[in-house]
RNA sequence: AUGAACGGUGCGGGAGAGACUCGGAUAAUCCGGGCGCCGAAGGAGCAAGGUGAUUGUUUACCGAAACUCUCAGGCAAAAGCACCGCAUCGGGACG
Numbered sequence: 001a002u003g004a005a006c007g008g009u010g011c012g013g014g015a016g017a018g019a020c021u022c023g024g025a026u027a028a029u030c031c032g033g034g035c036g037c038c039g040a041a042g043g044a045g046c047a048a049g050g051u052g053a054u055u056g057u058u059u060a061c062c063g064a065a066a067c068u069c070u071c072a073g074g075c076a077a078a079a080g081c082a083c084c085g086c087a088u089c090g091g092g093a094c095g
Base pairs, nucleotide, nucleotide: 006090007089008088009087010086011085012084013083018035020034021033022032023031024030036075037074038073042071043069044068045067049062050061051060052059053058
């Protein structure tokens, strides 16, 4: 000197859903109430299949997501956002 998995940072792209309504000092924000929604931070659930026990059956564990749930979060803009691209840093598989 090659520089994988994995992780960080910067830039670009990046959807959805009420600028809902009532009261408290005010648009944002905070507290309390009322209906209505979204899924792509995070979180949770599970199929095929696998492993063990049982040996008639069953049962426990592992087991994916952009699927499902909507706890959290979000519902003008801004911010955030899974994911994608480019650059770079850490890393050190393989050669």